[in-house]
Context: one part of a larger RNA
RNA sequence: UGACGGGAAGCGAAGAACCUUACCAUGGCUUGACAUGCCGUGAAUCCUCUUGAAAGAGAGGGAUGCUUUGGGAACACGAACACAGAUGGUGCAUGGCUGUCGUCAGCUCAUGCCAUAAGGUGUUGGGUUAAGUCUCGCAACGAGCGCAACCCUCGUGUUUAGUUACCACCAUUGAGUGUAAAAUCUUGAACACACUGCCGGUGAUAAGCCGCAUGAAGCUGAGGAUGACGUCAAGUCAUCAUGCACCUUAUGCCCUGGGCGACACACGUGCUACAAUGGGUGGGACAAAAGGGUCGCGAUACCGCAAGGGUGAGCUAACUCAAAAAACCCGUCCUCAGUUCGGAUUGCAGGCUGCAACUUGCCUACAUGAAGCCGGAAUCGCUAGUAAUCACCGGUCAUCCAUACGGCGACGAAUUAGUUCCCGGGCCUUGUAUA
Numbered sequence: 001u002g003a004c005g006g007g008a009a010g011c012g013a014a015g016a017a018c019c020u021u022a023c024c025a026u027g028g029c030u031u032g033a034c035a036u037g038c039c040g041u042g043a044a045u046c047c048u049c050u051u052g053a054a055a056g057a058g059a060g061g062g063a064u065g066c067u068u069u070g071g072g073a074a075c076a077c078g079a080a081c082a083c084a085g086a087u088g089g090u091g092c093a094u095g096g097c098u099g100u101c102g103u104c105a106g107c108u109c110a111u112g113c114c115a116u117a118a119g120g121u122g123u124u125g126g127g128u129u130a131a132g133u134c135u136c137g138c139a140a141c142g143a144g145c146g147c148a149a150c151c152c153u154c155g156u157g158u159u160u161a162g163u164u165a166c167c168a169c170c171a172u173u174g175a176g177u178g179u180a181a182a183a184u185c186u187u188g189a190a191c192a193c194a195c196u197g198c199c200g201g202u203g204a205u206a207a208g209c210c211g212c213a214u215g216a217a218g219c220u221g222a223g224g225a226u227g228a229c230g231u232c233a234a235g236u237c238a239u240c241a242u243g244c245a246c247c248u249u250a251u252g253c254c255c256u257g258g259g260c261g262a263c264a265c266a267c268g269u270g271c272u273a274c275a276a277u278g279g280g281u282g283g284g285a286c287a288a289a290a291g292g293g294u295c296g297c298g299a300u301a302c303c304g305c306a307a308g309g310g311u312g313a314g315c316u317a318a319c320u321c322a323a324a325a326a327a328c329c330c331g332u333c334c335u336c337a338g339u340u341c342g343g344a345u346u347g348c349a350g351g352c353u354g355c356a357a358c359u360u361g362c363c364u365a366c367a368u369g370a371a372g373c374c375g376g377a378a379u380c381g382c383u384a385g386u387a388a389u390c391a392c393c394g395g396u397c398a399u400c401c402a403u404a405c406g407g408c409g410a411c412g413a414a415u416u417a418g419u420u421c422c423c424g425g426g427c428c429u430u431g432u433a434u435a
Stems, first nucleotide, its partner, number of pairs: 001012002023258003027254003032083001036082002039078004046061006066072002085247001089244002094241002096236003099232001101230001106145004111140001112121003125136003151224004156192006195218001199211004261401001274375001278334007292321002296315002302309002341372001346367002349364004389410002392407003
């Protein structure tokens, strides 16, 4: 600065100390920080001094590259112009992109028929489906965009391949360490598998629905990507592009410092709690999955209570590192208290990043120990490996205000098979205050 019910407000921002930065103040510049063209001078670079908060301004020194020796290329400086420049305006002039209704099942067309016409029919009706899904009927018969399927991931099996992954026999080592390609596991690749296919019931002998079996999986197997015609003059001129009008010694450009971090209040989104299904402490287990690493990840001695310091093995990675998974289990202390709950706030001492932590960084130790005893009216999410609980990783990134965002696994419920009501939507019918 944009965004303002849902569809603004942990949103643009996947990192505001400087930078970013668009804002403010001071100090400066005016062909300009950036582009093209023309002219002149000089290789470009480099070093020192004065002044200054810096930007800059002034002064001095050394040096003469490449080349066809005319000049040219690249770069720097100077002058005048054409021009540059603008995160300045208009998203109600626009493109592009996006949100939303909504992953709702709709939206249309050609020909024909009906109607004076607007238009209707098809698309309605009986059933059915998650679905304008399918079926039967019908002045309609066909078709398109959507639905579904085709794509990716997960779940099962087969074949193939064995290195850095894996480990039977056999020897062997400190250790899969070595041989070895059998099995398992795992990682790639290629196939298979699910189709209401089978059986029973029901239905109109249909589409389908209900139930059993087979099976790893059962009726869309689970999740993702995928968003029709359109609506809101929805959002974005500050990603980008762009019309028009506006600024041009300034609405452009450079710097230093400040601000974006203020704080009687109101609202939104979160985190941590109020404790015993818990907190502290010692030991033990599963030892998970995914992701990152050369401007990097960093093991191991050693020092420090710790943050960290120090050393620098290994790794361009199925090899190595971060790495300790945590909830959980066993033992023990606490015994219902504003407490051994809770950790805000504050003091002091340190550490790290960085030119620089005052405004305004993160981390550590010691001390301090606020509110809070489950929350009024109201309100949100979720139907299964879901909710809830638990830790882990990543991007951005010097550091980090991340409790955010995006992933990943561990543990793992309850309840519903209904539609009276509330909200949103679809279809048909009815109604008519028709903007």

Small-subunit ribosomal RNA, 3' major domain from Allium cepa, 435 nucleotides, folded computationally.
It matches the Rfam family "Bacterial small subunit ribosomal RNA".
The coordinates come from a structure-prediction model, not an experiment, and the mean pLDDT is 80.
The organism belongs to Allium, within Eukaryota.